[in-house]
RNA sequence: AGGGUUUGAUCCUGGCUCAGAACGAACGCUGGCGGCGUGGAUUAGGCAUGCAAGUCGAGCGGUAGCCAUGGGCUUCGAUUCUUCGGAAGAGAAGCCUGUGGUGAGAGCGGCGGACGGGUGAGUAACGCGUGGGUAACCUACCCUCAAGCUGGGGAUAGCUCGCCGAAAGGCGGGGUAAUCCCGAAUGUGAGCGAUCGGGCGCAGGUCUGGUCGCUUAAAGGUGGGGACCCCGACUUGUCGGGGCCUGCCGCUUGGGGAUGGGCCCGCGUCCCAUCAGCUAGUUGGUGAGGUAACGGCUCACCAAGGCUAAGACGGGUAGCUGGCCUGAGAGGGUGGUCAGCCACACUGGGACUGAGACACUGCCCAGACUCCUACGGGAGGCUGCAGUCGAGAAUCUUGGACAAUGCGCGAAAGCGUGAUCCAGCGACGCCGCGUGCAGGAUGAAGGCCUUCGGGUCGUAAACUGCUGUCAUGGGCGGACAAGGGCUUCGCGGUGAACAGCCGCGGGGCUCGGAGGGUAGCCCAAGAGGAAGCCACGGCUAACUCUGUGCCAGCAGCCGCGGUAAGACAGAGGUGGCGAGCGUUGUUCGGAUUCACUGGGCGUAAAGGGUCCGUAGGCGGCCGUGUGUGUCGGGUGUGAAAUCUCACCGUUCAUCGGUGAAACCGCGCCCGAAACUACACGGCUAGAGGACGGGAGAGGAGAGUGGAAUUCCCGGUGUAGCGGUGAAAUGCGUAGAUAUCGGGAGGAACGCCGGUGGCGAAGGCGGCUCUCUGGAACGAUCCUGACGCUGAGGGACGAAAGCUGGGGGAGCAAACAGGAUUAGAUACCCUGGUAGUCCCAGCCCUAAACGUUGUGCGCUUGGUGUGGGCGGUAUUGUCCCCGCCCGUGCCGGGAGCUAACGCGUUAAGCGCACCGCCUGGGGACUACGGCCGCAAGGCUAAAACUCAAAGGAAUUGACGGGGGCCCGCACAAGCGGUGGAGCAUGUGGCUUAAUUCGAUGCAACGCGAAGAACCUUACCAGGGCUUGACAUGCAGCUGCAAGCCCUCCGAAAGGGGGGCCGCCUUCGAGGGUGCUGCACAGGUGCUGCAUGGCUGUCGUCAGCUCGUGCCGUGAGGUGUUGGGUUAAGUCCCGCAACGAGCGCAACCCCUGCGGCUAGUUGCGACUUUCGUCGAGAGGCGGGAGGCACUCUAGCCGGACUGCCCCGGUUAACGGGGAGGAAGGUGGGGAUGACGUCAAGUCCGUAUGGCCCUUAUGCCCUGGGCUGCACACGUGCUACAAUGGCCGGUACAGAGGGACGCGAAGCCGCGAGGCGGAGCAAAUCCCCGAAAACCGGCCCCAGUUCGGAUCGGAGUCUGCAACUCGACUCCGUGAAGCCGGAAUCGCUAGUAAAGGCGCAUCAGCUACGGCGCCUUGAAUACGUUCCCGGGCCUUGUACACACCGCCCGUCACAUCCCGAAAGCUGUCUGCACCCGAAGUCGCCGGCCCCGACGCAAGUCGGGGAGGUGCCGAAGGUGUGGGCGGUGAUUGGGAUGAAGUCGUAACAAGGUAGCCG
Repeated sequence: AGGGUUUGAUCCUGGCUCAGAACGAACGCUGGCGGCGUGGAUUAGGCAUGCAAGUCGAGCGGUAGCCAUGGGCUUCGAUUCUUCGGAAGAGAAGCCUGUGGUGAGAGCGGCGGACGGGUGAGUAACGCGUGGGUAACCUACCCUCAAGCUGGGGAUAGCUCGCCGAAAGGCGGGGUAAUCCCGAAUGUGAGCGAUCGGGCGCAGGUCUGGUCGCUUAAAGGUGGGGACCCCGACUUGUCGGGGCCUGCCGCUUGGGGAUGGGCCCGCGUCCCAUCAGCUAGUUGGUGAGGUAACGGCUCACCAAGGCUAAGACGGGUAGCUGGCCUGAGAGGGUGGUCAGCCACACUGGGACUGAGACACUGCCCAGACUCCUACGGGAGGCUGCAGUCGAGAAUCUUGGACAAUGCGCGAAAGCGUGAUCCAGCGACGCCGCGUGCAGGAUGAAGGCCUUCGGGUCGUAAACUGCUGUCAUGGGCGGACAAGGGCUUCGCGGUGAACAGCCGCGGGGCUCGGAGGGUAGCCCAAGAGGAAGCCACGGCUAACUCUGUGCCAGCAGCCGCGGUAAGACAGAGGUGGCGAGCGUUGUUCGGAUUCACUGGGCGUAAAGGGUCCGUAGGCGGCCGUGUGUGUCGGGUGUGAAAUCUCACCGUUCAUCGGUGAAACCGCGCCCGAAACUACACGGCUAGAGGACGGGAGAGGAGAGUGGAAUUCCCGGUGUAGCGGUGAAAUGCGUAGAUAUCGGGAGGAACGCCGGUGGCGAAGGCGGCUCUCUGGAACGAUCCUGACGCUGAGGGACGAAAGCUGGGGGAGCAAACAGGAUUAGAUACCCUGGUAGUCCCAGCCCUAAACGUUGUGCGCUUGGUGUGGGCGGUAUUGUCCCCGCCCGUGCCGGGAGCUAACGCGUUAAGCGCACCGCCUGGGGACUACGGCCGCAAGGCUAAAACUCAAAGGAAUUGACGGGGGCCCGCACAAGCGGUGGAGCAUGUGGCUUAAUUCGAUGCAACGCGAAGAACCUUACCAGGGCUUGACAUGCAGCUGCAAGCCCUCCGAAAGGGGGGCCGCCUUCGAGGGUGCUGCACAGGUGCUGCAUGGCUGUCGUCAGCUCGUGCCGUGAGGUGUUGGGUUAAGUCCCGCAACGAGCGCAACCCCUGCGGCUAGUUGCGACUUUCGUCGAGAGGCGGGAGGCACUCUAGCCGGACUGCCCCGGUUAACGGGGAGGAAGGUGGGGAUGACGUCAAGUCCGUAUGGCCCUUAUGCCCUGGGCUGCACACGUGCUACAAUGGCCGGUACAGAGGGACGCGAAGCCGCGAGGCGGAGCAAAUCCCCGAAAACCGGCCCCAGUUCGGAUCGGAGUCUGCAACUCGACUCCGUGAAGCCGGAAUCGCUAGUAAAGGCGCAUCAGCUACGGCGCCUUGAAUACGUUCCCGGGCCUUGUACACACCGCCCGUCACAUCCCGAAAGCUGUCUGCACCCGAAGUCGCCGGCCCCGACGCAAGUCGGGGAGGUGCCGAAGGUGUGGGCGGUGAUUGGGAUGAAGUCGUAACAAGGUAGCCG
């Protein structure tokens, strides 16, 4: 820091998604140790059990028990004495009792239970945060200061007695204490009132001083002390108590402080405007009540206010903060642990007590729930610690200790403390440690892979040496976290005091640890006890094998899987992290994707239809002042913790300690005055006004004009008119159309007319008049910032539409008819009603567009045009020049932009203000609200769903787009095909099999250039299994194989016998056979795993590269353009310059010539022989002969070279000369980059898969030849340019030894016999045929045609039945030139004629490949069909038009709306009932006080009663939000459903908006 994903590719826009960090987590797999943290996030659901708030006897009465002690009684009683009866009796026990000590439980009283601890329900609030205020307040305990504590009285618990009750508990009688309660006194003080001053404050007022009046306090406890005094007891001197002095603790009044709080205020604090209006104690006042205190807090009366777009009211959600997470920051998210504040304590209400509460473990009431019950009544509140149930994906021990820290009480010791400190459980998190270290190669075994060589796991292991962390065992370990009490000594304070008490210091004694025998240290033994998880297609680090076969599955996004899957599953290997690793969820980040930092709006989402204008925002020049913002300095605050830095302590780290910094904020004080603001004054450059002459379809009203259409009347006139692609419907003989005249009526305004004008937009068009808005220009004067924008709001707003009333010529939705069509509810035609027009009123939309908001300023140009003015010059208001305003244009400059483009009329550079956007679909929708008569409009979601939807540009492809140009592409022409018969191939059908492949062009006489067996791959049957064939190994065979005979058999094969039997050094070897093992074999599959080869576009003229240049880029340029060519052929031009593959040429054949060569070819000429002839001479043979023909090698020739013309002077074109040949002479070979997953695994090769007594191999027979059909390619014909007969010419190219085969003879013939010659310019195949000459046929299904069938033969072959060819005789079918349609050919071509060859025994060849012979016609031309090339245009196509794509219907699933209703929850209003309780009133009963002799009176309080208020509850009626709902509407999605074809190319009717 970015990456993946829209496309064929590109740039941009834009969403989705990933990598990071974090967590109170959960889940899966796994799990050694320790430290530090952390752990009920859900049901603020219910709770068993234990514990969580007590303490003080130095406040009080009192006391069980225990100890000590005194007394009494009883009993026992060692011992002593004894009169033996008994007595005394230490002592013991029991009981009673006194005193002292100790002292539990309960009670009165005090302090504390308002802290600490929990939770987050409620709360959008002064609740919280921050900063202030309180002159409107309180504060127990604590500190400090001042003063005081006198003297009386009374009640009541406990206790006791009685009674009620199951219990909880209660009632009554009696007695009693206090630091309990109540009078009185004192009054420093304090409060109130009056009065006189002082200080302060903006003020309400407040602080303070003097005087007077009134009111108002208290409690004691405990310790010490020596003289004196008093009291009590008695055993007369002691004991006890008190006075007195003194310490400590308390008490009272008041001042101050500290701490804690109450209340008030500024600012900050979530979402919804589909919540827009809210409010009756409401807002204020006066008075009163109430409170610690202000206040409408409460009440009475009065007034009618108060809040709200800066968001009231309503709804939803939520405790707030320090902080925490994330982030570069700004920001976003969050508020668990720790800390501050708030709120709550089963739910709701209420008060009491108190310094403090409306009180978590207090009280009362109501409700729900649970428990107890004797049914009458009672009890309870874990959101304290642990624990339990429930719900949940999920969150711990019913532990130890008060040792420490802290808190409450106490004088203290101390007691209490689930606060706290510790321990336990959980990998929940963070941090640390370990599971060993070193050596060790033949790179062991084994796994996996393999091209079989090897590679890899891998120094990894084994093995050797070593170490000793942690765990384990043993030992040490009272270290640190801590001090208290008693006593003693010293000093200081208090004090009369050497008491006592307090403080400080020292000594002694004593007590003191839950954690924990823990941490740590030492010793011992031994590598011994300790590794997993995830991933490996890209993003993203890590690859192979096997299995699977769009299955099973994976997946965060893109996407993988349909037989070779690095993406599924397993394995090996690898990568990552590691006691963890992954997954899920959530947050921030990446996302500058809500943009303050830091975005946009012409076409991607986005400018409001337009203007006016309210609030608001913003605002010209100069001066003065103020000091709001702003800036500087100081100061207070910004709690601690956290974060950062430094240092320090745990071995390190986590963690902790100390300090610093920071806390970006707020308040206060001082200062500055440029800018901003405010106040005042001034100015004229902004804005506006006055004046002038002009321009204009600006608006409204009234009037008026001509042309045209239609209709009506009349005239002329006759058969059609009209309409279309063509028609028809329609009109017309009742007289149309056409034409003339007249009339009626409505609507619209030709020419002028113009990227001219006007208007804010919509929009405005004959002419005249009236009324009226705005703008521009010109020259001066005036006002003095009066301005710009503009949320809401108001007005205007095309067409269509609506209401009422008119009007209605033309046009024309709907509708009707006619056509078109598969259909045609359309396009076309004939009609035609609303409507279009007018008046009045609605509607309020639009592709209302420049898809560009308004205003102002600034920034190079060129060229038109409208208006005004000026200059010049004029007859002139014509030109020309200039200025201002408006309106256009440009391959326009800079600049901007993703590009296209914009470019002084900005989309440039800036400012101000408004509107709007945030992925596509759902959705210009639903619901709600507002508006509307309706139609509908405005505002405007969500569920669900997709991985895109888009913009611009690029390259292609395509178009029923355009331009240019080619091609037997059409046209022109000749001959065919399609009809017939036959041949052949294919489809189909059939079959045991009809083997397989080829399938539009580019499969179909194709693979087949030879299927009777063989071939042969197919079928049936019979057989073989190391195999028909290759290589290797082992064993056996010393024979064999081979040949012959024979048996079974259809053959293959199997069995038997015989013959022959290499070599030898006698081991063996070669070879053979058998057995066995490796392996062979497969025309089995995949041409979509491949090589190679081939077809096709296409012999088309194209396809590219290097460098440069242009473009952000894809890419372009070059290769486009102007010419030209068969050609990207060449020329010219040009930001291109060159180059490559193609084109052409080079090669072959052919056409002319030359040279060389001359056998088997040639043969003029010469000669010779024979023969014929009158002869010339002919014929035949021989010899010579290379001139010619020919053969086959080399060379020449043609190059637009020459001339004329055209062209750009070029390329080139046209014509001409010469030449055998002329502009590529003709033909061939030659096929660019690529396309079609084109064809071929059955030619061969080859990966993978499959078969292995068979999918291999052999054999016999059959099939590939089957036949109702269909198609392709051909042959032969249909005849007279012919057929037949006879005669008679002229080729070329080939082939020949398992061959071609002559002559001669036989056969009608196929052919036979025959065998010369020939490995071939020699011999043979070999008669070429059509043609030509002559004759016949005479238009006829024929003397055409030859199919079919019958018969007889020939030849090949092992064999012609299925299933050969040929011959002869006979038979003589269809067919008389072929529908729609379709093919070939442009010259030695078509057409026609024959000949040869390959394959091959033969041949179904009429096919294929060649050869020669005869030998035409036509091409105006490029409109059209087909194919192609180049340029251009449109595109929503890119699998590329055989493309894409829309809507209904049908099916499935999901989501949402509507819906009679049903139902839940929240809430408003009205009324009823009304608990507890405060307050008020009554209070004849009770209590207390005062006065009084008493009766009684007065005052206070209480029980009780009652009134207002009042929770829950009830009734009625509204509102909000949910759930559900027969049925219904829509939407979305879903490999192969139906119907059509709407859109994208002019998409075949341009499309689109309303």